[in-house]
Molecule: transfer RNA
Organism: uncultured Planctomycetota bacterium
């Protein structure tokens, strides 16, 4: 350089053939329980889905380009 693949809250992952307000666990914060802590239970907050553009009534999903990680190859 070329090919394939991945990128979604702090972390690990979902999201059906393009369709309803992008969800879950852990972590965080507040509360309950406890002599205190841990565990457990209840609640809360946290995302412009790697950047930009396009297609579409509608994009995390499709197309173009760029950035980053991984694998393969000259």
């Nucleotide at each position: 350089g070329c090919g394939c693949u991945c990128g979604u809250g702090g972390c690990u992952c979902a999201a059906u053939u393009g369709g309803a307000u992008a969800g879950a666990g852990c972590a965080g914060c507040g509360g309950a329980c406890u002599u205190c802590u841990a565990a457990u239970c209840c609640g809360c907050a946290g995302g412009u889905u790697g950047a930009g553009g396009g297609u579409u009534c509608g994009a995390g999903u499709c197309c173009c380009c760029c950035c980053g990680g991984g694998c393969g190859u000259g």